Transfer RNA from a Candidatus Spechtiibacteriota bacterium, 72 nucleotides, folded computationally.
RNA sequence: GCCGGCGUAGCUCAUCGGAAGAGCAAACGUUUCAUAAGCGUUGGGUAGAAAGUUCAACUCUUUCCGCCGGCA
Numbered sequence: 001g002c003c004g005g006c007g008u009a010g011c012u013c014a015u016c017g018g019a020a021g022a023g024c025a026a027a028c029g030u031u032u033c034a035u036a037a038g039c040g041u042u043g044g045g046u047a048g049a050a051a052g053u054u055c056a057a058c059u060c061u062u063u064c065c066g067c068c069g070g071c072a
Base pairs, nucleotide, nucleotide: 001071002070003069004068005067006066007065010024011023012022013021018055026042027041028040029039030038048064049063050062051061052060
């Protein structure tokens, strides 16, 4: 330099046009003499950035940024 994959909650990942959810973690409650475990509730997201297409974009297209891999 060329090609491909990935980027979504604190972490690991779903959702793949009708607008975002789970597990773990956190806080609170319950339980216990107390702690842990269990159970319940709650909070937490400009979906890497920008532009385009569309009535509507995390989702499709383009460029850029970052990470990983392959070729040279």
About this RNA:
The organism belongs to Candidatus Spechtiibacteriota, within Bacteria. The prediction has a mean pLDDT of 82. The RNAcentral record of the sequence draws on ENA.